[in-house]
RNA sequence: GCCGAAAAGGGCAAACCUGUCGAAAGGCAGGGACGCAAAGCCAUGGGCCUACGGCUCUCUUGAAAAGGGCUACGGUCGCCAGGCUGCCGGCU
Numbered sequence: 001g002c003c004g005a006a007a008a009g010g011g012c013a014a015a016c017c018u019g020u021c022g023a024a025a026g027g028c029a030g031g032g033a034c035g036c037a038a039a040g041c042c043a044u045g046g047g048c049c050u051a052c053g054g055c056u057c058u059c060u061u062g063a064a065a066a067g068g069g070c071u072a073c074g075g076u077c078g079c080c081a082g083g084c085u086g087c088c089g090g091c092u
Stems, first nucleotide, its partner, number of pairs: 001091004011036002016031006034078001040084003044081003047076003053071006
């Protein structure tokens, strides 16, 4: 530097449930394991999710409320790319 077939010590933890924070997406903690060799870390680019607020439309209206559409500065690193770091083993 490349690789993860076998091995050892191990690690993480999807869905779901409970509690909690949040408008939501989702986060955190406990339980739980579908999976994961970076499923360790960073929202930088793309994707995706959400829309309290903002903009806008429709209806009604004195005004609003309600409903639809758009919108990230919110979120996701267990979607992809990129960056940083790293255990064990194999090959070189």